[in-house]
Predicted 3D model of a 92-nucleotide RNA (c-di-GMP-I riboswitch aptamer) from Aquibacillus halophilus. Lineage of the source: Bacteria > Bacillota > Bacilli > Bacillaceae > Aquibacillus. It matches the Rfam family "c-di-GMP-I riboswitch aptamer". Rfam describes the family as follows. GEMM was predicted in a large-scale screen for bacterial structured RNA regulatory elements. The coordinates come from a structure-prediction model, not an experiment, and the mean pLDDT is 78. It was read from a public genome assembly, where an Rfam model found it.

RNA sequence: AAUAGAUAAGGGCAAAGCCAUUGAAAAAUGGUGACGCAAAGCUAGAGGGACUAAAGGCCAAUUUUAGCAGCCUAUGUCAGCCAGUUGCCGUA
Numbered sequence: 001a002a003u004a005g006a007u008a009a010g011g012g013c014a015a016a017g018c019c020a021u022u023g024a025a026a027a028a029u030g031g032u033g034a035c036g037c038a039a040a041g042c043u044a045g046a047g048g049g050a051c052u053a054a055a056g057g058c059c060a061a062u063u064u065u066a067g068c069a070g071c072c073u074a075u076g077u078c079a080g081c082c083a084g085u086u087g088c089c090g091u092a
Stems, first nucleotide, its partner, number of pairs: 005089001012037002017032006035080001041085003047082002049078003055073004
């Protein structure tokens, strides 16, 4: 220096559940708590994928109006789904 991350050291993060707050929801934040993680750091203002549908759109019998239910749509959310990008250690 490269490779790998089984093992070492120093540390790091924190799933589910529960409580509080915010939100229409998905979910987020804080506390508690550890299932796990070598990028579980960062990027959702532009790759794929997933979740949600406040709002908007579509839809009828019957002249009109309205638009419950249903269906569609991200401008909302997820990086602990893949991806992109930066990076710690120095045992072997």